[in-house]
Overview
This is a predicted structure of a 1402-nucleotide RNA (small-subunit ribosomal RNA) from an uncultured bacterium. RNAcentral holds the sequence, with entries from Greengenes.
């Protein structure tokens, strides 16, 4: 001093929350000592038991008790000495008793009180004060009783009675008395007054107590003093206005009681008044205050411990006694409660110290001792004291000290962790070495706190004092302290590590358990749970949990706000009250200064000093506040006077949809009645309702009602504000201009108040055309209590009254002064402009529109301010609940005004920014959509795929971007699935080491095979050792097509070949961000050009690359053949050529170059020349930043988890090929543009071929088999169909269609059962052109026809990738469906519209 938290991000508003600090504190975990403080906040609940108040014998009578002395008597007896009993108050004492003082202190609570109760200041000329001090004066002479005692009687008890007798410093009587009291006269003082003192002089009343050691000590009177109270006043002292009126002794006044004393304190009479918005009355809550905790402070909390003051005592109530009570351990009454009882009556009051019980999260011993302070009594010794000092309990606080200190690296072991042969941290910690001794424990010594008083002697003087000597006395305590001895010995814990906030990894958990002050963590890699190591922090504590303050400028005096965040009152008028122009004089209230009182101590600040230090104690010092006094006079203020500029009048003018009444216009609408006319008319999106032959609608004209005023008309005017329009009249009111005659500050604002107030609704009477809630009909829809349409009621209008709200909005109160301008419009008013006009300039009022400094989170305000200042008012303080609810008050009801709380949540919220989105807007592309031409969808079969079956149908893909997809070949293998059999260094592959043998072939025997177990043949290189290759044994590595595509890494698909992503600098923005990349025009294109705070660049476009088109040139063999030869039945066949066709390289050609039209350009455009092509010539490869946590752990390839005689791994067999079913892609078809071949007869291109394409010849009806040339290939070999001709068939389930079955076959291959293809003969199925819906295609495209290739023994291929034949039809155009682009605009959305959200019901 801040930090978290709203949003994707931002600024900004605003709540919560968190770091600090305290606490009479509880509560967890823990615990070595020592000093100080410091302990019932809860039931002022109830209390057993003990103690907390006594004390004088020097006041008195006594003598129960104790001791002492006398006397008797008795015993023992040593004859005067024990004892024991009885008398004697003689003596020390002393129970009760009488009497004095004191129990009114001190000690507890905090229950009541909102009050002079308390704090502070003033006053009492309105008062009292025992004990104490000073002065002065007196203490005289008597009397009668009481208590005790002693007799007696009631009662269980407490306690009472009666009678007899005494005493007193006890009570009376009397006498003297004064500066006393009351009363009369009273010169004089004083005082702000009512008053007040009083010299003097007269009258009346009123004292006393004794004690004794002779030295005191008391007693009585008055006077002042101190001490302590009693009253009285100013100011200050919680919260509610949803308490607004209280008040009859209530305000006063005269006159009396009362009191210690004023006073309605009590009365009797008269007045009728006193408080209150500056908050009375009521009602909740509270003892006040010094001070105490926070805090920079100004505040904000609180009143425990200590001091001061009040109040209170078991709740109420009342007195007495007394100097002093209405009285914590006193009376008496009343009420609860508890105890005794012999039932007839009693006692009793811990909010005194212990204590108990209850309460409660919770607060201590039934201790010691008068040794110190201090109180009471007493002459005094000295008694009492639970005041007080001490000890005891408890980490409950605040200090302070300990628990060891220096060395010691192999950086041990052990844990714990990583990229694990090794490091790293635990940690110099530890062991060890040396060292010290607070602390402990032993053991010795040992305080201060004591000053005095008494006594007792001296001394001084002033004769009761002051001093000096000696004696006596210590609870705590044998305590602090001090020495000496032992040994590191006797002493470490808590809490947290995700951010905020110091402190990080492992494991175990799996939205489970838990955790959290706010955010917010956990759903298989959790630094957040829970456990471990480490680590931080603070340490005899340490954490939680309560409460204060603070942080919070979040109630803002210091030091806030109000257009949009919460917040200007709908307007205006005004009374209180705030506030107020110049100027001069005067007062001193405010304001400033000196001085003086007071603010008690204790606390806090500062300076000292004393407990070893420090907490703590002690001295000194400061204090802003009240109160008085003296002085200034500038400002504010009070009086007095002038002023004229703020305010108003008056005079001259202008202005208006200002306002009230009332009178008058047309046009429309709708009725009425009439003509004219005929089948409709209305109405909507398309309809129906309705209306209409009984004559409607339309149309003439005629009349009759309401209700509004077309145009002008506008960015206009006018008016407080709501609001105000057709014309004309009359009342009534404002504005502003101009002039400067008048008043002289008459002024601004307003809390209550009072008016005024849009619609819509009430009330009474009215009118009633249109329009039109409600209500009824007809539609729309899943519904349609809506939106549309057809009726139509209260309203709408009018007159009075009520009502009082609005997005009553400029979301902006009101007044006054300043602070650059530009432009437009109204209404004045002056000069200029030829006569008007029109125009300029200047100068006021108002409405508007851009900007400047300023201001604001921005957006925006900006002389009409939201800017700079004053001045009043009103209003806000997180969101819901809530403008609810309950009280008042208003209203005829609706309603209105005024307005909480529980509870909940962390946000809610303003502006702007980026997207994405919208059944917004522009502008623009695409087979997107039209116009086309052909399929899918119905069939029948292929083939995917769901779903269903199954030992098993292995997995994966799943809108568009799964679904003839992985898979470019599943009969065994493939293969991952199932059942069955093996094996277990293993099926396979390294490596090291030991021992063994060539490898291989070959034959057996069991067995479904794998395996197992025999037999026979059989090695190279080297001199050797050894080595290769093999397979046995061991060891280290294995091995998983198990699991996570949401941990990845490569790769892919899609949007999309869409035009766009981006950066650097530099400008703007407070910031996210923007800008460059907008704009205009152009392109397929962010493509280019033009502007321009933007200027360049990048990855994308394009271009560069491949193939198709032309041409040139080179080069020609297996390709070609013009030309010359030669040959053939023909045939470039042959020789030969390089012309031409073709291969193969290199080249060139196109660039909007050229011409005309538009265009600043960039370009467009033309049936344009030119050229083979022409405006990207076609076509392919080429896919930006990024999305879908998109697919893939089953191609590979990797983290982490699983599995190890199995989830590895080998073998046969089966499945992956199952079928009621759905779907998705496809193939062959329903035929005549055709089928049938029955018959002639052409034409390709790209590919492929050695376990291969295979000419050719034979054989089969065919597949195809046999022979058997050619060719690793422009040479050989696989080679078209369609189309073209001819013919047939003639509209039918057919000469279409060809599923399916059914016999014979062929060829692969080890092997065609489950499950191959082909080929013949025979069958000969559904199908007759496809419903709602959808797909592809823009030209060599669709559409058709065929051929070739890879995978591959073979083949389920109708798939896929390729290649030629043969060749169309359309596009007017972008309104709409789809999907992009790029600008603008909402926007509460941002896992972004498959979002958000809102009711109901579970």
């Nucleotide at each position: 001093a801040g930090a978290g938290u709203u949003u994707g991000a931002u600024c900004c508003u605003g709540g919560c929350u968190c770091a600090g600090g305290a606490u009479g504190a509880a509560c967890g975990c823990u615990a070595g000592c020592u000093a100080c403080a410091g302990g019932c906040u809860u039931a002022a609940c109830a209390c057993a038991u003990g103690c907390a108040a006594g004390u004088c014998g020097a006041g008195g009578g006594g003598c129960a008790u104790c001791a002492g002395g006398g006397a008797u008597u008795u015993a023992g007896c040593u004859u005067g000495c024990u004892a024991a009993a009885u008398c004697c108050g003689c003596u020390g004492g002393c129970g009760a008793c009488c009497g004095g003082c004191g129990c009114a202190c001190g000690g507890g609570u905090g229950c009541g009180u909102a009050a002079c109760g308390c704090g502070u200041a003033u006053c009492c000329a309105a008062c009292c004060u025992u004990c104490c001090c000073g002065u002065u004066a007196c203490u005289c002479u008597u009397g009668g009783a009481u208590a005790g005692c002693c007799u007696u009687c009631c009662g269980a008890a407490a306690g009472g009675g009666a009678g007899a007798u005494u005493a007193a410093u006890a009570c009376a009587a009397g006498a003297u008395g004064g500066u006393g009291u009351u009363u009369c006269a009273a010169a004089u003082u004083c005082g702000c007054a009512u008053g007040u003192a009083g010299a003097u002089g007269a009258a009346a009343c009123u004292a006393a107590a004794g004690a004794u050691u002779u030295a005191u000590c008391g007693g009585u009177a008055a006077c002042g003093g101190a001490u302590g109270g009693g009253g009285a006043u100013g100011c200050g002292u919680u919260c509610c206005a949803u308490u607004a009126g209280c008040u009859u002794g209530u305000u006063g006044g005269c006159g009396g009681g009362g009191u210690a004393a004023c006073g309605g304190c009590c009365c009797a009479c008269c007045a009728a008044g006193g408080c209150a918005a500056c908050g009375a009355u009521g009602g909740a809550u509270a003892g006040g205050g010094g001070u105490u905790c926070u805090g920079a402070g100004a505040g904000g909390a609180a009143g425990g411990u200590c001091c001061c003051c009040c109040a209170c005592a078991c709740u109420g109530g009342a007195a007495c006694u007394g100097a002093g009570a209405c009285a914590c351990g006193g009376u008496c009454c009343a009420g609860a409660c508890u105890c005794c009882u012999a039932c007839g009556g009693g006692a009793g009051g811990c909010a005194g110290c212990a204590g108990u019980g209850a309460g409660g999260a919770a607060u201590a011993u039934u201790g010691g001792u008068c040794a110190a302070u201090g109180g009471u009594c007493g002459a005094g010794a000295g008694a009492c004291u639970g005041a007080a000092c001490c000890a005891g309990c408890c980490a409950a606080g605040u200090a302070g000290c300990g628990u060891g200190a220096a060395g010691g690296a192999u950086g041990a072991a052990g844990g714990u962790u990583c990229u694990a042969u090794g490091g790293a941290u635990u940690g110099u910690a530890a062991a060890c070495u040396u060292c010290u001794u607070u602390u402990a424990u032993a053991a010795g010594g040992g305080a201060a706190u004591a000053a005095a008083a008494c006594c007792a002697c001296c001394u001084a003087c002033g004769u009761g004092u002051a001093g000096g000597u000696g004696c006596u006395u210590g609870u705590a305590u044998g305590u602090a302290c001090c020495u000496u001895a032992u040994g590191a010995a006797u002493a470490a814990g808590c809490a947290u590590c995700g951010g905020c906030u110091a402190a990080c990894u492992c494991c175990g958990u799996g939205c489970c358990a838990g955790c959290a002050g706010c955010c917010g963590c956990g759903g298989u890699a959790a630094u957040a749970c829970g456990g471990a190591g480490g680590a931080u922090g603070c340490g005899a504590g340490c954490g939680u949990u309560a409460u204060c303050c603070g942080g919070a400028u979040u109630u803002a005096u210091u030091g806030g706000g109000u257009u949009u965040a919460a917040a200007g009152g709908g307007u205006g008028c005004g009374c209180a009250g705030g506030c107020g122009g110049a100027c001069u004089g005067u007062c001193a209230a405010g304001u400033c200064a000196g001085c003086g009182g007071u603010a008690a101590a204790a606390u806090u600040u500062c300076g000292g000093g004393g407990c070893u230090c420090a907490a703590c104690c002690c001295c000194g010092u400061c204090c802003g506040g009240c109160c008085g006094u003296u002085g200034a006079a500038a400002c504010u203020g009070g009086c007095a006077g002038a002023c004229u500029g703020g305010a108003g009048u008056g005079c001259g003018g202008c202005a208006g949809a200002g306002g009230g009444a009332u009178g008058c216009g047309g046009a429309a609408u709708g009725c009425g009645a009439g003509g004219u006319g005929u089948a409709g008319c209305g109405g909507u999106g398309a309809a129906a309702u309705g209306c209409a032959u009984a004559g409607a609608u339309a149309u003439c004209g005629c009349g009759c009602a309401g209700a509004a005023c077309u145009c002008c008309g506008a960015u206009u005017g006018c008016g407080a504000a709501g609001g105000c329009a057709g014309c004309g009249u009359c009342c009534c009111a404002u504005g502003c201009c101009g002039u400067a005659a008048c008043u002289g500050a008459c002024g601004c604002u307003g809390a209550g108040g009072c008016a005024c107030g849009a619609a819509a609704g009430c009330g009474u009477g009215g009118g009633g055309a249109u329009c039109g809630a409600a209500c009824a009909g007809g539609a729309u829809u899943a519904g349609a209590u809506a939106c549309c349409c057809u009726g139509g009621u209260a309203g709408u209008c009018c007159a009075c009254g009520c009502a009082g709200u609005a997005a009553a909005c400029g979301a902006u109160g009101a007044g006054c002064a300043c602070u650059a301008g530009c432009c437009u419009u109204u209404c004045g008013g002056g000069c200029c402009g030829a006569a008007u006009g029109a125009g300029g300039c200047c100068u006021g009022g108002g409405a508007g529109g851009c900007a400047c400094a300023g201001c604001g989170a921005a957006a925006g305000c900006g002389u009409u301010a939201a800017g700079u200042g004053c001045u009043c008012c009103a209003c806000c303080u997180g969101g819901g609940g809530a403008g609810u609810a309950c009280g008042c008050c208003g209203g005829c009801a609706a309603c209105g005004g005024u307005g909480a709380a529980a509870c909940u949540c962390a946000a809610a919220g303003g502006a702007a920014u980026u997207g994405a989105c919208g059944g917004g807007g522009g502008c623009c592309c695409g087979c997107a959509c039209a116009a086309g031409c052909g399929g899918a969808g119905g069939a029948a079969c292929a083939u995917g795929u769901g779903g269903u079956u199954u030992a098993a149908u292995u997995c994966g893909a799943u809108g568009a971007u799964a679904c003839g997809c992985g898979a470019g070949g599943a009969a065994c293998c493939u293969u991952a699935c199932c059942c069955g059999g093996g094996c277990u260094c293993a099926a396979a592959c390294g490596a090291c080491a030991g021992g063994g043998g060539a490898a291989u072939g070959g034959c057996g025997u069991g067995g479904a095979a794998a395996c197992a177990u025999g037999c026979c043949a059989g090695c190279c290189g080297g001199c050797a050792a050894c080595g290769g290759c093999c397979g046995c044994u061991g060891u280290c590595g294995a091995g998983g097509u198990g699991c996570u595509g949401c941990a990845u890494g490569g790769u892919u698909g899609u949007c999309g070949u869409c035009a766009g992503c981006u950066c650097g600098u530099g400008c703007c923005g407070u910031g996210a961000g923007g800008u460059g990349u907008c704009g205009g025009c152009u392109u397929a294109a962010g493509u280019g050009c033009c502007a321009u705070a933007a200027c360049g660049a990048g990855c994308g476009c394009a271009a560069c690359c491949c193939c198709c088109a032309u041409c040139u040139u080179c080069a020609g063999u297996u390709a070609c053949u013009a030309a010359c030869g030669g040959g053939u039945c023909a045939a470039g066949c042959c020789g030969a050529g390089g012309a031409c066709u073709c291969u193969g390289g290199a080249g060139a050609g196109a660039c909007u170059g050229c011409c005309g039209g538009c265009g600043c350009a960039a370009g467009c455009u033309g049936c344009g020349a030119g050229g083979a092509a022409g405006g990207c010539g076609g076509g392919g490869a080429u896919g930006a930043c990024g999305u879908c946590a998109a697919a893939u752990c089953a191609g590979c390839a990797c983290g982490g988890c699983c599995c190890u005689u199995a989830c590895g791994u080998c073998c046969g067999g089966g499945g992956c090929g199952a079928c009621a079913c759905a779907c998705g892609u496809g193939u062959u078809a329903c035929a005549a543009u055709g089928g049938c071949g029955g018959g002639g007869c052409a034409c390709a291109g790209a590919g492929g071929g050695a376990g291969g394409c295979c000419a050719u010849g034979g054989c089969g009806c065919g597949a195809g088999c046999c022979a058997g040339a050619g060719c690793g290939g422009a040479u050989c070999c696989c080679g078209a169909a369609a189309a073209c001709c001819c013919g047939u068939c003639u509209c039918a389930g057919u000469u279409c269609g060809g599923a399916u079955c059914g016999g014979a076959g062929u060829c692969u291959g080890c092997a065609a059962c489950c499950c191959g293809a082909c080929u013949c003969c025979g069958u000969g199925a559904a199908g007759c052109u496809g419903g709602a819906u959808u797909c592809g295609c823009u030209a060599g495209u669709a559409a058709u026809c065929g051929c070739g290739c890879a995978u591959c023994a073979g083949c389920c291929a109708u798939g896929g990738c390729g290649c030629g034949g043969u060749g169309a039809a359309u596009a007017c155009g972008u309104u709409c469906c789809c999907g992009g682009g790029c600008c603008u605009u909402g926007c509460a959305c941002a896992c972004a519209c498959c979002g958000c959200c809102c009711g109901u019901c579970a």